[in-house]
Context: one part of a larger RNA
Molecule: small-subunit ribosomal RNA, 5' domain
Organism: uncultured bacterium
RNA sequence: GAUGAACGCUGGCGGCGUGCUUAACACAUGCAAGUCGAACGGGAAACAUUUUAUUGAAGCUUCGGCAGAUUUAGCUUGUUUCUAGUGGCGGACGGGUGAGUAACGCGUGGGUAACCUGCCCCACACAGGGGGAUAACAACCAGAAAUGGCUGCUAAUACCGCAUAAGCGCACGGGGCCGCAUGGCCCAGUGUGAAAAACUCCGGUGGUGUGGGAUGGGCCCGCGUUGGAUUAGCCAGUUGGCAGGGUAACGGCCUACCAAAGCGACGAUCCAUAGCCGGCCUGAGAGGGUGAACGGCCACAUUGGGACUGAGACACGGCCCAGACUCCUACGGGAGGCAGCAGUCGGGAAUAUUGCGCAAUGGAGGAAACUCUGACGCAGUGACGCCGCGUAUAGGAAGAAGGUUUUCGGAUUGUAAACUAUUGUCGUUAGGGAAGAGAAAGGACAGUACCUAAGGAGGAAGCUCCGGCUAACUACGUGCCAGCAGCCGCGGUAAUACGUAGGGAGCAAGCGUUAUCC
Numbered sequence: 001g002a003u004g005a006a007c008g009c010u011g012g013c014g015g016c017g018u019g020c021u022u023a024a025c026a027c028a029u030g031c032a033a034g035u036c037g038a039a040c041g042g043g044a045a046a047c048a049u050u051u052u053a054u055u056g057a058a059g060c061u062u063c064g065g066c067a068g069a070u071u072u073a074g075c076u077u078g079u080u081u082c083u084a085g086u087g088g089c090g091g092a093c094g095g096g097u098g099a100g101u102a103a104c105g106c107g108u109g110g111g112u113a114a115c116c117u118g119c120c121c122c123a124c125a126c127a128g129g130g131g132g133a134u135a136a137c138a139a140c141c142a143g144a145a146a147u148g149g150c151u152g153c154u155a156a157u158a159c160c161g162c163a164u165a166a167g168c169g170c171a172c173g174g175g176g177c178c179g180c181a182u183g184g185c186c187c188a189g190u191g192u193g194a195a196a197a198a199c200u201c202c203g204g205u206g207g208u209g210u211g212g213g214a215u216g217g218g219c220c221c222g223c224g225u226u227g228g229a230u231u232a233g234c235c236a237g238u239u240g241g242c243a244g245g246g247u248a249a250c251g252g253c254c255u256a257c258c259a260a261a262g263c264g265a266c267g268a269u270c271c272a273u274a275g276c277c278g279g280c281c282u283g284a285g286a287g288g289g290u291g292a293a294c295g296g297c298c299a300c301a302u303u304g305g306g307a308c309u310g311a312g313a314c315a316c317g318g319c320c321c322a323g324a325c326u327c328c329u330a331c332g333g334g335a336g337g338c339a340g341c342a343g344u345c346g347g348g349a350a351u352a353u354u355g356c357g358c359a360a361u362g363g364a365g366g367a368a369a370c371u372c373u374g375a376c377g378c379a380g381u382g383a384c385g386c387c388g389c390g391u392a393u394a395g396g397a398a399g400a401a402g403g404u405u406u407u408c409g410g411a412u413u414g415u416a417a418a419c420u421a422u423u424g425u426c427g428u429u430a431g432g433g434a435a436g437a438g439a440a441a442g443g444a445c446a447g448u449a450c451c452u453a454a455g456g457a458g459g460a461a462g463c464u465c466c467g468g469c470u471a472a473c474u475a476c477g478u479g480c481c482a483g484c485a486g487c488c489g490c491g492g493u494a495a496u497a498c499g500u501a502g503g504g505a506g507c508a509a510g511c512g513u514u515a516u517c518c
Stems, first nucleotide, its partner, number of pairs: 001517003005514005012389006018382002020347001026344002029342003034089003039086002042083007051074003059066002096300003105225008115217002120213007128162001130160002137152002140149003168193005174187005198205002226272003233263002238260004243255003275297004279290004302323005325336004353379001355378003361375001362373004392422004402413004426459001428454005436445001462507005467488003473502005483490002
């Protein structure tokens, strides 16, 4: 000098930041990922409409009825709204944590002629004609529940054949061009294989194939990346080959066979420790330390394992299995996963609200309106940090009183106070009141910032130190006691070193102490 700090004493305000470093301990409760009815069949409600029946008021009456307001129930058609289910897209982003990892994990520079890429953009070519189901629903059954079974009905942008194929895949042979080894690209050909979906408010929005782009990723390589030799040998899919499988793709990635290799004092293996970086702290620099917040990458999601779906996961708020734990149970069986935001217990020297809002920025879905969004924007809390401001200003000597001290003369506190005059920052009260919202409307923050007025010095100073290092001295108490102390050292009867007081010095809403780094 620095800190994600803590502790002691003290504490007025604001702005901007920042706050579980320990138990990757366990978690009550609420919220954190949905959306689309312009993909689909149902269901519900409201309104209108068609029509049937019902009810039968006022009025008229030849007393037989006529008439038809009103009420109720159903049918037809339509509009609007809502939606459990099928279907689509998104739940692989965003958010958290640092357990593991000494590794191509990260950083940096390359390679991919060994690869993929939903949504988006561009270009070209298309969308013909069929089929069978199934949830919802209804009925029945089983179960305490979670949930399941069976029968019957139905739709689609759900599923499956067929047709077509500019181009594409596979097989075969031919020609041309090129490279960096395997090889790559282009041209024409033969055989063979694979597509599509509709909705509409008529404006559009979607679908299929191929090629290119953009974006995002996968894999490989050079170099760099902690300590220990009181760890010296390590390794059997091990090292290489061949064949096959697998993958988007290369590869012992996997399998069979063959060979016996491969690594290591230039430190293998083992053990310990650790997420890495941009950065941050310090330092004149070289260097040393560190990896909170913010940004990039990686890994993980109760522990271990596994795959499914998908453009993308081996998936935090998906599935299955096993383990531990917790909860429900009718004992047969079930449910759960805060290292998301708040919050609770516990641990600890120690770390905040079960807040407001989608107004802004961004994200998902949607044609849109819009819905969702603990991302985010804000507010709350903590002097935890940095920065700024205030706690008054000027005059004022009888140098008051009081305190301390004294050689009793005085000295000092001290222009300090009183007193006189002035100002009004912050705070208080009242009135006005934003920008942030690109065209109209729309602001959580917020009656906030800010402006104006009023009133009145009123509400706002402490902490550490005073032997030397090191700025600052006397008195009393104590008497090697009580105590102090970073080092040297103080204290045994005049202690500037202990305790108290007066005075002084230094910092100041802080001041000291402790811990850690340079």